[in-house]
RNA sequence: UAAUUAUCAAGAAAGACUGAGGGAAAGGCCCGAUGAUGUCUUAGCAACCUGUACGCCAUAGGUAUAAAGGUGCUAAUUCCUGUCUGCAGCAAUGCAGAGAAGAUAAUGU
Numbered sequence: 001u002a003a004u005u006a007u008c009a010a011g012a013a014a015g016a017c018u019g020a021g022g023g024a025a026a027g028g029c030c031c032g033a034u035g036a037u038g039u040c041u042u043a044g045c046a047a048c049c050u051g052u053a054c055g056c057c058a059u060a061g062g063u064a065u066a067a068a069g070g071u072g073c074u075a076a077u078u079c080c081u082g083u084c085u086g087c088a089g090c091a092a093u094g095c096a097g098a099g100a101a102g103a104u105a106a107u108g109u
Stems, first nucleotide, its partner, number of pairs: 003107006013042005021031003026081003043074003048070002050066005078101001083098006
C1' cells in the first nucleotide's frame, strides 16, 4: 500500500505548552484570539479485536455480559450536497432508496 468484509442518526473533554487556522477534496454551511492546529497529561465513550457464559453445533455466525489488553473516538448525521432511481411540485426544491468517496476495525498480498 492494492484488495475483502463489517459499521457509520447513539455516546463521550478538561488542563499545560503552542499561536492561525480547521471541518479529507470541490461547492455550501459552520467552528476559531471567549484560542484553530499540533504535542503531551489526565479523564471519558464505545465495544471492532479480546475475555467469560449460554445455546447451536462442523465451522462460521448469534445472544448476554465484562472493560484488563490492541486499536478507535470525545462540535454539527461521515456537518450537508455532488451520481442514479422513484415519488411530490409549474419551477426552485423536498422526501425515500441505492451508489460513489471517506473514516474506523478485522483480515491481508
Molecule: SAM riboswitch aptamer (S box leader)
Organism: Mucilaginibacter psychrotolerans